RNAcentral holds the sequence, with entries from ENA and Rfam. Predicted 3D model of a 74-nucleotide RNA (transfer RNA) from Synechococcus sp. UBA8638. Rfam family: tRNA. Rfam links the family to the GO term triplet codon-amino acid adaptor activity. NCBI's taxonomy places the organism under Bacteria, Bacillati, Cyanobacteriota, Synechococcales, Synechococcus.

């Protein structure tokens, strides 16, 4: 160079055929309980879905450049 996967909270990841106000686990924060920690439980916050654009009445989801990570060709 050609080529294919992957990118979503601080980590792992769901998100089906473009439609509801993007969710879950875990980590971190408060609360209860405990002498105390832990273990359980409850709250309650944390994301401009990897950049830029483009389609659409409406995009995590489709188009396109780009950008980083894995892989195969050569």
């Nucleotide at each position: 160079g050609g080529g294919g996967c992957u990118g979503u909270g601080g980590c792992u990841c769901a998100g089906u055929u473009g439609g509801a106000u993007a969710g879950a686990g875990c980590a971190g924060g408060g609360c209860u309980u405990u002498c105390c920690u832990a273990a359980a439980g409850c709250c309650a916050a944390g994301g401009u879905c990897g950049u830029g654009g483009g389609u659409u009445c409406a995009a995590g989801u489709c188009c396109c450049u780009c950008c980083a990570g894995c892989c195969c060709c050569g």